[in-house]
RNA sequence: GCAUUAAUAGCUCAGCUCCAGAGCGUCGGCCUUGUAAGCCGAAUGUCGAGGGUUAAACUCCCUCUUGAUGCU
Numbered sequence: 001g002c003a004u005u006a007a008u009a010g011c012u013c014a015g016c017u018c019c020a021g022a023g024c025g026u027c028g029g030c031c032u033u034g035u036a037a038g039c040c041g042a043a044u045g046u047c048g049a050g051g052g053u054u055a056a057a058c059u060c061c062c063u064c065u066u067g068a069u070g071c072u
Stems, first nucleotide, its partner, number of pairs: 001071007010024004026042005048064005
């Protein structure tokens, strides 16, 4: 230098045009002599950035940033 791939909640990840979700974690309550476990409930995201296509974009296209891998 070229190619591929990833970036979504505090962490790990799903979602591949039509309401942003799960597990773990956090907080509150119940239970317990107390803790853990269990049960119930709650909060939490400019979907890496900027444009484009579309009635509608996390999702498709382009550019950029950062990380990983391969080739030279």